[in-house]
RNA sequence: CAAACGCAAGAGGGGUGCCUUCGCGGCGACGACCGUAAGGCUGAGAUCAUACCCUAUGAACCUGAUGCGGUCAGUACCGCCGGAGGAACUUGUUCAUAGCCGACC
Repeated sequence: CAAACGCAAGAGGGGUGCCUUCGCGGCGACGACCGUAAGGCUGAGAUCAUACCCUAUGAACCUGAUGCGGUCAGUACCGCCGGAGGAACUUGUUCAUAGCCGACC
């Protein structure tokens, strides 16, 4: 001298499934099929919460994928896939050890 991490502000990127019920409405086939409503499961978050998560040290999220194995009420969930491929940032600030520069011995 000063990065990264941390903190703060603004900006940006995401996902919103599975199951049950005919309560209401709809449908040629009457099947929880479609819309809506209510309830249950996992999770940080399951369609507005203006919340939650993530922003390159990037598994937030997408593709692969109607993938493979397990589990279950369940196609949800868990693991693999995955040292696979993609994927969205700037500024300020604290610290002075790693580090860098200089002087002296």

Notes: A computed fold for a 105-nucleotide RNA, annotated as TPP riboswitch aptamer (THI element). The prediction has a mean pLDDT of 75.